[in-house]
RNA sequence: UGGGCCAGACGAUCGCCCGCUUUGGCCCGCUCAGCGGGCCAGAGCGAGAGGAAAGUCCGAACUCCGCAGGGCAGUGCGCCGGGUAACGCCCGGUCGGGGCAACUCGAAGGACAGUGGCACAGAAAACAUACCGCUGACGUGGGGUGUCCGGCUUGCCGGGCGCCUCGCAAGCAAGGUUGAAAAGGUGCGGUAAGAGCGCACCGCGCCGGUGGCAACAUCGGUGGCAGGCAAAACCCCGCACGGAGCAAGGCCAAAUAGGGAAGUCACACCCGUCCCGCGCAAGCGGUGCGGUCACUCGAACGGCCCGUUCGAAGCACUUCCGGGUAGGCUGCUUGAUCCCGCCAGUAAUGGCGGGGCUAGAGGAAUGAUUGUCGCCUCGCCGAAGCUCCGCGUAAGCGGAGCGGAGGCGGGAACAGAAUUCGGCUUACGGCCCA
RNA sequence: GCGGGAUUGGCCGAAUGGCUUAGGCGCUGGACUGUGAAUCCAGCCACGAGAGUUCGAUUCUCUCAUCUCGCCCCA
Numbered sequence: 001u002g003g004g005c006c007a008g009a010c011g012a013u014c015g016c017c018c019g020c021u022u023u024g025g026c027c028c029g030c031u032c033a034g035c036g037g038g039c040c041a042g043a044g045c046g047a048g049a050g051g052a053a054a055g056u057c058c059g060a061a062c063u064c065c066g067c068a069g070g071g072c073a074g075u076g077c078g079c080c081g082g083g084u085a086a087c088g089c090c091c092g093g094u095c096g097g098g099g100c101a102a103c104u105c106g107a108a109g110g111a112c113a114g115u116g117g118c119a120c121a122g123a124a125a126a127c128a129u130a131c132c133g134c135u136g137a138c139g140u141g142g143g144g145u146g147u148c149c150g151g152c153u154u155g156c157c158g159g160g161c162g163c164c165u166c167g168c169a170a171g172c173a174a175g176g177u178u179g180a181a182a183a184g185g186u187g188c189g190g191u192a193a194g195a196g197c198g199c200a201c202c203g204c205g206c207c208g209g210u211g212g213c214a215a216c217a218u219c220g221g222u223g224g225c226a227g228g229c230a231a232a233a234c235c236c237c238g239c240a241c242g243g244a245g246c247a248a249g250g251c252c253a254a255a256u257a258g259g260g261a262a263g264u265c266a267c268a269c270c271c272g273u274c275c276c277g278c279g280c281a282a283g284c285g286g287u288g289c290g291g292u293c294a295c296u297c298g299a300a301c302g303g304c305c306c307g308u309u310c311g312a313a314g315c316a317c318u319u320c321c322g323g324g325u326a327g328g329c330u331g332c333u334u335g336a337u338c339c340c341g342c343c344a345g346u347a348a349u350g351g352c353g354g355g356g357c358u359a360g361a362g363g364a365a366u367g368a369u370u371g372u373c374g375c376c377u378c379g380c381c382g383a384a385g386c387u388c389c390g391c392g393u394a395a396g397c398g399g400a401g402c403g404g405a406g407g408c409g410g411g412a413a414c415a416g417a418a419u420u421c422g423g424c425u426u427a428c429g430g431c432c433c434a
Numbered sequence: 435g436c437g438g439g440a441u442u443g444g445c446c447g448a449a450u451g452g453c454u455u456a457g458g459c460g461c462u463g464g465a466c467u468g469u470g471a472a473u474c475c476a477g478c479c480a481c482g483a484g485a486g487u488u489c490g491a492u493u494c495u496c497u498c499a500u501c502u503c504g505c506c507c508c509a
Base pairs, nucleotide, nucleotide: 001434002433003432004431005430006429008373009372010371011370012369013368014367016048018046019045020044021043022042023041024040025039026038027037028036029035030034050414054425055424057423058422059421060420061419062245063244064243065242069306070305071304072303074241075240076239077238078237079093080092081091082090083089094108095106096105097104098103109236110235114234115233117229118228131176132175133172134171135170139168140167141166142165143164144163145162146161147160148159149158150157151156152155184202185201186200187199188198189197203225204223205222206221207220208219209218210217211216249330250329251328252327259321260320261319262318263317264316270291271290272289273288275286276285277284278283296312297311298310299309300308323508324507337356338355339354340353341352342351343350344349376411377410378409379408380407381406385402386401387400388399389398390397391396435505436504437503438502439501440500441499444459445458446457452489460478461477462476463475464474465473482498483497484496485495486494
């Protein structure tokens, strides 16, 4: 560092819950001397908390919501392949980080779709820059100096060439400063000084070959090619996602008061029809009913929109006042289950065969006392053995140190099921293997 | 079981990817006063814990700890 296992064992005496068998008493029902069910008391047998039962971070099974539709928003995941009922989990691999290593960690797509950010320092922080500095070749000015030529006033002036020096215009982004990060890196050439300016190697883009399912690795060619980081910033891209949850839900019983008040919401148009009124009739007007459909409202369906279904002036919805009940049974433990063996696979895991049943409470059972043994740890006492020193001819004696068989005493981790599983995370004692 | 919120000085309570984290109350010292109060000046004291992202975290993400609020039936 990685992996595995255990979470004390065996008894005794009392006390609990569940299941089965059985004895007695009481009650009820029926196909009536038998069966079934319930309650109470007793006996016997079996079994009775975890590897995390925890956190409630994920995924499901199961149940209900009249259909469970489409979309937006939202949430989650994010390299490749596989496993699984599924997952944000597990296995294997690729790439990257850490470590001497065994190993381990990764929120691991996109910065060329867009919008934001990079403080301070620094010249400059992305359509980027010149503070210190280098050059000053091509142009231009001053000074000094050497040489040549000319003039002449015999030591002065002018001009050309060269050198040194101080500059200007101009060139540079190589060096230095700053920083987490600065116009790819190292070396050579070239240049006035430099620069992919050129070359070699590395890096990057493009094109191909080989290996691999793939992520990717590696090889070759070609092009001087150019400026970051960060998305656990908003975002873009790809994939997935109906909602609630065992206080889900189902049955029974009891009691009362859906009792009162307030508010919100469309009835159009058309067709048909009963009745009434007007009218000779056709027809017109009013009330009601039916039909189709628009519109409106409520419910289903999270937050919104569309669509669909049901209902519609209320037994819908909202608010206020007031009332009843807080009971019993069930869901409730046979499971994507556990153990053993074989096979397939690198593994996760899967297949086949055999065997097993291992809590089910309901204010919440699984407890209390005690004996023996075992593991770990602390303290005290402490044998065998080893080493050194001293005495001694030797046998041996004494002291110190190491050592630690055995004995006595104390302590002994994290922590309790509540529908059930698969994971993750956190807390923690001991042993074994590599 | 389900769904929210919070944690900053001794107390209260702001802010926020670039800070020795603002202010008020409190405490300490000084000034003032005959003494005290008030007032003025100065100072003290803190991001719940750990890991991660980033150059940098009180702030962003995950895990842990503690505190707090709400959610049942008939009709």
Predicted 3D model of RNase P RNA and transfer RNA as a complex of 509 nucleotides. Model confidence (mean pLDDT): 76 of 100. Rfam match: Bacterial RNase P class A. From the family's description: Ribonuclease P (RNase P) is a ubiquitous endoribonuclease, found in archaea, bacteria and eukarya as well as chloroplasts and mitochondria.